RNA sequence: AUCGAGAGAGGCUGAGGGAACCGGCCCACAGACGCCUCGGCAACCUGCCCCAACGCUGUGUCGACCACACACAGGGCGCAAGGUGCCAAGCCCGGCGAGCCGCAAGGCUCGGAGGAU
Numbered sequence: 001a002u003c004g005a006g007a008g009a010g011g012c013u014g015a016g017g018g019a020a021c022c023g024g025c026c027c028a029c030a031g032a033c034g035c036c037u038c039g040g041c042a043a044c045c046u047g048c049c050c051c052a053a054c055g056c057u058g059u060g061u062c063g064a065c066c067a068c069a070c071a072c073a074g075g076g077c078g079c080a081a082g083g084u085g086c087c088a089a090g091c092c093c094g095g096c097g098a099g100c101c102g103c104a105a106g107g108c109u110c111g112g113a114g115g116a117u
Base pairs, nucleotide, nucleotide: 001117002116003115008038009037010036011035012034016027017026018025021095022094023093024092039087040086041085044083045082046080047079048078049076050075051074057071058070059069060068061067091114096111097110098109099108100107101106
C1' cells in the first nucleotide's frame, strides 16, 4: 500500500476444517482440511517499454562551468511471467468506536483492532 475482482482438475490421506478466543454461519466420510502433480489467476518483487519533468543525486562526453545523454527517484488498468502469493463463501460475518435509522430486538455506513499478501 492493497484486501467487493480473478483463478481447479487428478492422485494420496482419513476427521475434522474455515488464523487465534467468543458468538453465528458455512464446508466435510457423496472424503472436507492437508500433501503431491499438473493447470490456472493476479501482477507484490523483477525485467522491458512509454510518459512527464527537468528540481535533486550520480556517471559519461572534455579539466571546470554550461549544455546534452544515460541511470536513479515520480507516473502508466502498458508488455512479459523468472521469484513469491493465491485458486469456497467480502479477510465467510460479527465482537471495539463514531454517525444515522428503529419503541425494541436489531440494521446500515465509516473507521479501528487483529490478520493475510